[in-house]
RNA sequence: AGAGUCGCCCGGAUCACCGCGUUGUCGCAAGGCACCGAGGAAAGUCCGGACUUCGCAGAGCAAGGCGGUGGGUAACUCCCACCCGGAGCAAUCCGCGGGAACAGUGCAACAGAAAGUAAACCGCCAACGAAAGUUGGUAAGGGUGAAACGGUGGUGUAAGAGACCACCAGUAAUUGCAGUAAUGCAGUUAGCUAUGUAAACCCCGCCUGAAGCAAGACCACGCAGUUGGCGUUUGAGAGCUGCUCGCUCGAGUCAACGGGUAGGUUGCUUGAAUCUGUAAGCAAUUACAGAUCUAGAUGGAUGGUGAUCCCUCGCAAGAGGACAGGAUCCGGCUUAUAGGGCGACUCUUCUA
RNA sequence: GCCCCCGUAGCUCAGGGGAUAGAGCACUGCCCUCCGGAGGCAGGUGCACAGGUUCGAUUCCUGUCGGGGGCA
Numbered sequence: 001a002g003a004g005u006c007g008c009c010c011g012g013a014u015c016a017c018c019g020c021g022u023u024g025u026c027g028c029a030a031g032g033c034a035c036c037g038a039g040g041a042a043a044g045u046c047c048g049g050a051c052u053u054c055g056c057a058g059a060g061c062a063a064g065g066c067g068g069u070g071g072g073u074a075a076c077u078c079c080c081a082c083c084c085g086g087a088g089c090a091a092u093c094c095g096c097g098g099g100a101a102c103a104g105u106g107c108a109a110c111a112g113a114a115a116g117u118a119a120a121c122c123g124c125c126a127a128c129g130a131a132a133g134u135u136g137g138u139a140a141g142g143g144u145g146a147a148a149c150g151g152u153g154g155u156g157u158a159a160g161a162g163a164c165c166a167c168c169a170g171u172a173a174u175u176g177c178a179g180u181a182a183u184g185c186a187g188u189u190a191g192c193u194a195u196g197u198a199a200a201c202c203c204c205g206c207c208u209g210a211a212g213c214a215a216g217a218c219c220a221c222g223c224a225g226u227u228g229g230c231g232u233u234u235g236a237g238a239g240c241u242g243c244u245c246g247c248u249c250g251a252g253u254c255a256a257c258g259g260g261u262a263g264g265u266u267g268c269u270u271g272a273a274u275c276u277g278u279a280a281g282c283a284a285u286u287a288c289a290g291a292u293c294u295a296g297a298u299g300g301a302u303g304g305u306g307a308u309c310c311c312u313c314g315c316a317a318g319a320g321g322a323c324a325g326g327a328u329c330c331g332g333c334u335u336a337u338a339g340g341g342c343g344a345c346u347c348u349u350c351u352a
Numbered sequence: 353g354c355c356c357c358c359g360u361a362g363c364u365c366a367g368g369g370g371a372u373a374g375a376g377c378a379c380u381g382c383c384c385u386c387c388g389g390a391g392g393c394a395g396g397u398g399c400a401c402a403g404g405u406u407c408g409a410u411u412c413c414u415g416u417c418g419g420g421g422g423c424a
Stems, first nucleotide, its partner, number of pairs: 001348010012309007020037002023034004039323001043334002046332005051212004058245004063208005068082005083097001084095004098203002104201002106197003121142002123138006150168006169193002171190008216266004225257006237249003273292008310321004353423007362377004370407001379395005400416005
């Protein structure tokens, strides 16, 4: 200098005028004054919690979720570190990564002789036969396929084959060493070598009661009944909202038509909070100290105009400023995002 | 706000690992007719998007995008 990988941050700034919302304060009131007023994703609602209600009895089944090891956390399917497998020259990235599909079942189209208890199309070999061919042996070679039962070389044989041998690869069992562990390295034994698929059923281990702030609590306002079914100890129906059992309550309850309401308060924002510093730790994160208070609307506030500066486009005049906006609150994940900045690392080439 | 469901041809729907992805209506061309309709023959048109699992994905898994429904 070129090419590339990863992480983090910013996301227009200041001022003036008018306007909007909460809170505080002054005022009899009208209203005045002061403070504060969207985000890194407020989004998707995909996970995990806090909080609240369902009867602060219970059991079993079903259903669902997760899945290397160790750690972090309130918790997680999240994060960090490491291991293993894969991609890349490398920095680095990707992995729903248990059952090394030896519990069982299923599936593997087409092609191919044969797709899972194996199997003989061509070829090779033997016997028979004049020949065509028939019978038998054979998985070395050909061909098919995504995939064909370890690979290479030899021994052996009629021809062949882990049938046997040497080396290599893998698997299982086992020993030693390193590591908390996953696992790795080194060795010994066994010819053990029949594939893939569990994001197919399934098996193993762990976890899960359900619903959600339109939860829930309180106040106010309003109304008209009629018809039918089931039932009152021979128990309808309800309760922890999939099923069964069990327990409890129980005189009403269910459906249709008709009638009424369309308000307010609370939950509500001080919180696993933010910032700074120190310490522990490879890190995620944690501990301690100090400082700060930073939306709380509900027909849902956060806007408009002007000036100066910054950036982009444009010859200029001028135009524009990414994605996007709270709705109970937190921790993550995912997705959208113009432009700009900072840091770390890798490879190649050149120069000293 | 919270919670569910669905995306296959222009429309309404089948298909749930190996098909050339089907059916009806619609559409196009030809035949028939003086013209049109009906009828006959032939044909075109698609798995919302991206990534993964698998030898192979419309189908299985994950994430987006779009649409629909319920709850005071």
Predicted 3D model of RNase P RNA and transfer RNA as a complex of 424 nucleotides. Rfam match: Bacterial RNase P class A. By type it is a ribozyme. Rfam links the family to the GO terms dimeric ribonuclease P complex, ribonuclease P activity and tRNA processing. The prediction has a mean pLDDT of 79.